Predicted 3D model of a 263-nucleotide part of an RNA (large-subunit ribosomal RNA, domain VI) from a Thermoleophilia bacterium. It matches the Rfam family "Bacterial large subunit ribosomal RNA". The prediction has a mean pLDDT of 90.

Context: one part of a larger RNA
RNA sequence: CGCUGGAGAUUUGAGAGGAGUCGUCCCUAGUACGAGAGGACCGGGAUGAACGGACCUCUGGUGUAUCAGUUGUCGUGCCAACGGCACUGCUGGUUAGCUACGUCCGGACGGGAUAACCGCUGAAAGCAUCUAAGCGGGAAGCCCACCUCGAGAUGAGAUCUCCCACUCUUCGGAGGUAAGGCUCCAGGGAGACGACCUGGUCGAUAGGCUGGAUGUGUACGCGCGGCGACGCGCUCAGCAGACCAGUACUAAUCAGCCGAGGA
Numbered sequence: 001c002g003c004u005g006g007a008g009a010u011u012u013g014a015g016a017g018g019a020g021u022c023g024u025c026c027c028u029a030g031u032a033c034g035a036g037a038g039g040a041c042c043g044g045g046a047u048g049a050a051c052g053g054a055c056c057u058c059u060g061g062u063g064u065a066u067c068a069g070u071u072g073u074c075g076u077g078c079c080a081a082c083g084g085c086a087c088u089g090c091u092g093g094u095u096a097g098c099u100a101c102g103u104c105c106g107g108a109c110g111g112g113a114u115a116a117c118c119g120c121u122g123a124a125a126g127c128a129u130c131u132a133a134g135c136g137g138g139a140a141g142c143c144c145a146c147c148u149c150g151a152g153a154u155g156a157g158a159u160c161u162c163c164c165a166c167u168c169u170u171c172g173g174a175g176g177u178a179a180g181g182c183u184c185c186a187g188g189g190a191g192a193c194g195a196c197c198u199g200g201u202c203g204a205u206a207g208g209c210u211g212g213a214u215g216u217g218u219a220c221g222c223g224c225g226g227c228g229a230c231g232c233g234c235u236c237a238g239c240a241g242a243c244c245a246g247u248a249c250u251a252a253u254c255a256g257c258c259g260a261g262g263a
Base pairs, nucleotide, nucleotide: 001152005163006162007161008160009159010158011157015149016148017147018146021049022048023047024046025045026044027043033038051106052105053104054103055102059100060099061098062097066093067092068091069090070089071086072085073084074083075082076081110144111143112142117137118136119135120134164262166175167174168173180258181257182256183255184200185199186198187197188196205251206250207249208247209246210245211244212243214240215239216238221234222233223232224231225230
């Protein structure tokens, strides 16, 4: 821009893409078969490999804005307590998130038409013949079925709901609006940017604060004990990112723009 008024939802599915794999073991059954050695079809069950999708409960990784320990040095006048730098100084843990080495799920079942092939009936050709008329069976393959996209499918589909038939006009159009939308702002399990989603005071959208979870692992200070390093008590303390809630304290203020009149 189109889809023949303008919107908001929900859809149909033309069409397109994806998936499609394989093994081992057990039962049937040491049965059929075979002199024996060996050893099935059909059918049923179990468990894997690789591949794919999703997820983070578990296991593990990461986790430079989290906690602790610790070395050297500089600083806060000194002690103590802290801070800076040294690869995040080094070391040991670790929430969220992201992840695989982790977990769950998938290939299927089924239907239809067929290939090679196997048949029924059956003439031409008194026989025979699966074929000439006619009718069956038959693949990991084909169509459907499963997953995803999908009406620019210009052949532009469908359903529900909302807004109404304004003013001016040189009849080409212009203007202010409706439903609705956008800008703007607070953000996000959404994201390169657009987009998408949530929210914008009739508010929990983010921050803060409070509580909880979780992680570190018992702070500072004081008291007691020890010559001291240090230990014990107050103390399962103190501190803390992303997690879960609550709470309008802060910020989403105010506002602007677009948007039908129906050949």